SAM riboswitch aptamer (S box leader) from a marine eukaryotic metagenome, 98 nucleotides, folded computationally. The RNAcentral record of the sequence draws on MGnify.
[in-house]
RNA sequence: UUAUCGAGAAAGGUCGAGGGAAUGGGCCCUAAGACACCUUGGCAACCUGUCGCUAGAUUUCGGUGCCAACUCCCAUUCAGCUCAGCUGAAGCAGAUAA
Numbered sequence: 001u002u003a004u005c006g007a008g009a010a011a012g013g014u015c016g017a018g019g020g021a022a023u024g025g026g027c028c029c030u031a032a033g034a035c036a037c038c039u040u041g042g043c044a045a046c047c048u049g050u051c052g053c054u055a056g057a058u059u060u061c062g063g064u065g066c067c068a069a070c071u072c073c074c075a076u077u078c079a080g081c082u083c084a085g086c087u088g089a090a091g092c093a094g095a096u097a098a
Base pairs, nucleotide, nucleotide: 001098002097003096004095005094010040011039012038013037014036018029019028020027023075024074025073026072041067042066043065046063047062049058050057051056071093076090077089078088079087080086081085
């Protein structure tokens, strides 16, 4: 810089108190052991490989990624509405890949 981010996919072991990126708010997970790490398994299909050689298909080997909640939700702007607010679009921030 570009693309995607409403789908999908968990068991065992270790540890022992916080965790969900950061700030604020909300909501949630967590001693029935979260988070993190390790092993195994799986999801997905960005790259690679193969077929087609346009669209695309595939997942055997490989490079990543991921496996609570829409990126958990909101924060700024705009539009609409049945207006303590809700819905939609864009934006900010972020994640992943090339």